[in-house]
RNA sequence: UUCUUAUCAAGAGAAACCGAGGGAUGGGCCCUAUGACGUUUCGGCAACAGGUUCAUGAUGAUGAAUACUGUGCCAAUUCCUACAAGCCUUUUAAGUGCUUGAAAGAUGAGAA
Numbered sequence: 001u002u003c004u005u006a007u008c009a010a011g012a013g014a015a016a017c018c019g020a021g022g023g024a025u026g027g028g029c030c031c032u033a034u035g036a037c038g039u040u041u042c043g044g045c046a047a048c049a050g051g052u053u054c055a056u057g058a059u060g061a062u063g064a065a066u067a068c069u070g071u072g073c074c075a076a077u078u079c080c081u082a083c084a085a086g087c088c089u090u091u092u093a094a095g096u097g098c099u100u101g102a103a104a105g106a107u108g109a110g111a112a
Base pairs, nucleotide, nucleotide: 001112002111003110004109005108006107007106008105013042014041015040016039017038021031022030023029025082026081027080028079043074044073045072048070049069050068051066052065053064054063055062056061078104083101084100085099086098087097088095089094
C1' cells in the first nucleotide's frame, strides 16, 4: 500500500512550545490570535487484539472482570450531507421533513 472482516448516537483534560488555518474531499455549518491545528509532558476515556483472574464447561470454546501490554481516542452522531429506495407533505412537481440500505472515511484484527 492492497484485500477481508467487526465497530462507529456513548465516553475522556490541563500545561508548555509553535504560530494560521483546521474539521478526509465537494457543498453546508462550525472551531480558531480569549491562539485553533500540530508537537511534547503529565492526566484521562475506551475492552479492538493479546495477557491475567473468575464462572460455565471439558481440553475446544463462551461470558464477565481487569487498563498489565499493543494500538486507538479525549468539539459538534463519522458535525450534517453526497448514491439509491421507501414514507410523509403536496399543485404530479418540488422538499426547510423522516426512515433504511449503500458509497466514502476512521479505528482494530487477520492476510498478501
Molecule: SAM riboswitch aptamer (S box leader)
Organism: Tigheibacillus jepli